[in-house]
């Protein structure tokens, strides 16, 4: 330098044929317990890397850009 893939909650990852964004773990509060852990319930947490475009509507489609991984040279 070229090619491919990845970027979504604090962490690990889902998400469909474009239609109001989810799970597990972690965290809050409560219950249970003599107490802790475990367990159960509950709540909170996101401008979906950034910018532009298409569309009535974009995490999802197109372009650019940044970062990461792998391969090639």
């Nucleotide at each position: 330098g070229c090619u491919a893939c990845c970027g979504u909650a604090g962490c690990u990852c889902a998400g469909c044929a474009g239609g109001u964004a989810g799970a597990g773990c972690a965290g809050u509060u409560c219950a249970c317990u003599c107490g802790u852990a475990a367990u159960g319930a509950u709540c909170a947490g996101g401008u979906c890397g950034u910018c532009c475009g298409u569309u009535c509507a974009a995490g999802u489609c197109g372009g650019a850009u940044c970062g990461g991984u792998a391969g090639c040279u």